[in-house]
Context: one part of a larger RNA
């Protein structure tokens, strides 16, 4: 390559918009590029396959004949696929009108606790463990009062509650914004799906510049345990952890589960419209979200099961034997850097 594959065995890409490319709803007319059928030309010989023929046989030689599945012209089809042209609302979006929401960005604000700092009251311990001890404390601490400054971060509500494409997102409160849902109706008319390269976003450490700094805490010190103790427990404590710009692009960035669309028995339950009865509390009916357990199926098994790992389609991305090596090498690209990315080979089981 053909094929098999990708929850756990190797393998879904961290998420998302999106060019190119791949794929594409009904009807109707038209074309004839795919497609299909036929002629005709070529498709060298020799092989290889069939029928014969010659060496006493076969090997080997030799006559015909098939096949060469192709190309190229030319005729005729007209279901499908494309192309052109006109329609159409079931897929797609827009209007309109109501919800819910820790969804995003940016200002303000409250209380509660921990630190310090000023004062008062007050003495002798505190603190801190398995027991300690370093520390703190008669320059008066720990404990309580009062006052004051500072940062972070919002207990309770709180929830297999919600929202967000993912990473994420949680006090209240005002402005700026993105999406979703759910209703009757009108309007656009295929405008749709996926998407290599590419663009943005993308936990926490890390990095630069400038600010901040209560807590908490790599490093680093000290006590302790121990044979040792470069740790697990103390005491302290700086980088950080918080802001703002700007880099980094990585995680077990997980549902370890690409994105879309259809189709296939059910049960309880959470969220958020709507409809119907009902004073009501609630029911029933149809929607959207989520969660448990399951019917057929599938699964190596565990598991999964209308939110699918069932049955089917589209397109991407990825696997191919362990180590060497996904923190490799080299060389490219990007980066201040640390590093990322893309990725061999020798060897060697």
């Nucleotide at each position: 390559c053909u094929g098999g594959g990708c929850g756990u065995a190797a393998a879904g890409g961290g998420c998302a918009c999106g060019c190119a490319g791949g794929c594409g709803g009904c009807c109707u007319g038209u074309u004839a590029a795919g497609c299909g059928a036929g002629a005709u030309g070529u498709g060298a010989a020799a092989g290889c396959c069939c029928c014969g023929g010659g060496c006493u046989u076969a090997a080997c030689c030799u006559g015909g004949g098939a096949a060469u599945u192709g190309c190229a012209u030319u005729u005729c089809g007209a279901a499908c696929u494309g192309g052109c042209a006109g329609g159409c609302u079931a897929g797609a979006g827009u209007a309109c009108g109501a919800g819910a929401g820790a969804g995003g960005g940016g200002g303000g604000u409250a209380g509660a606790a921990u630190u310090c700092c000023a004062g008062g009251u007050g003495u002798a311990g505190c603190g801190g463990u398995g027991a300690a001890a370093u520390g703190c404390g008669u320059a008066g601490a720990u404990a309580u009062c009062u006052g004051g400054a500072g940062g972070a971060a919002u207990a309770c509500c709180g929830g297999u509650g919600g929202c967000g494409a993912a990473g994420g997102c949680g006090g209240c409160c005002c402005c700026c914004u993105g999406g979703c849902u759910c209703g009757a109706u009108a309007c656009u008319g295929a405008c749709g799906c996926u998407c290599a390269u590419g663009u943005g976003c993308g936990a926490a450490a890390g990095c630069g510049u400038g600010g901040g700094g209560a807590g908490c805490a790599a490093a680093c010190a000290g006590g302790a345990u121990u044979a040792g103790a470069u740790a697990c427990c103390c005491u302290g404590g700086u980088a950080g952890u918080c802001c703002a710009c700007g880099c980094c692009g990585u995680a077990a960035a997980c549902g370890a589960u690409g994105u879309c669309u259809a189709c296939u028995u059910g049960c309880a339950g959470c969220u958020c419209g709507g409809u119907u009865c009902g004073u009501a509390a609630g029911a029933a009916c149809g929607g959207u979200u989520u969660u448990g357990c399951g019917a057929a199926g599938c699964u190596a098994a565990c598991g999964c099961g209308u939110u699918a790992a069932g049955u089917a389609g589209a397109c991407c991305g990825c696997c191919u034997g362990g180590g060497g090596a996904g923190u490799u090498a080299c060389g490219g690209u990007c980066g201040c850097a640390a590093g990322a990315u893309u990725a061999a080979a020798a060897c060697u089981c």
The part of an RNA shown here (small-subunit ribosomal RNA, central domain) has 349 nucleotides and comes from Pseudoalteromonas sp. R. Its mean pLDDT, the model's own confidence on a scale to 100, is 86. The full RNA is in RNAcentral, with records from ENA, Greengenes and SILVA.